A computed fold for a 72-nucleotide RNA from a Gemmataceae bacterium, annotated as transfer RNA. Rfam family: tRNA. It is annotated as a transfer RNA. Its mean pLDDT, the model's own confidence on a scale to 100, is 81.
[in-house]
RNA sequence: GGUCCCGUGGUUCAAGGGCGAGAAUCCCUGGCCCACAUCCAGGAGAUGAUGGUUCGACUCCAUCCGGGAUCA
Numbered sequence: 001g002g003u004c005c006c007g008u009g010g011u012u013c014a015a016g017g018g019c020g021a022g023a024a025u026c027c028c029u030g031g032c033c034c035a036c037a038u039c040c041a042g043g044a045g046a047u048g049a050u051g052g053u054u055c056g057a058c059u060c061c062a063u064c065c066g067g068g069a070u071c072a
Base pairs, nucleotide, nucleotide: 001071002070003069004068005067006066007065010025011024012023013022018055027043028042029041030040031039048064049063050062051061052060
């Protein structure tokens, strides 16, 4: 340098054009308990960036950024 894959809460993963982007775990609050843990209820927290297509984009397209695989 060529080709391909990936990027979504702190972490690990779903959603592959159409309901307020969902779940586990972590964190916070309350309940339970003499207390802690467990358990129960509630809460906060995310689509790598910029454009484009579309009535509508996490999803499709282009460029860039980061990571990886492979070829030379």
Lineage of the source: Bacteria > Pseudomonadati > Planctomycetota > Planctomycetia > Gemmataceae.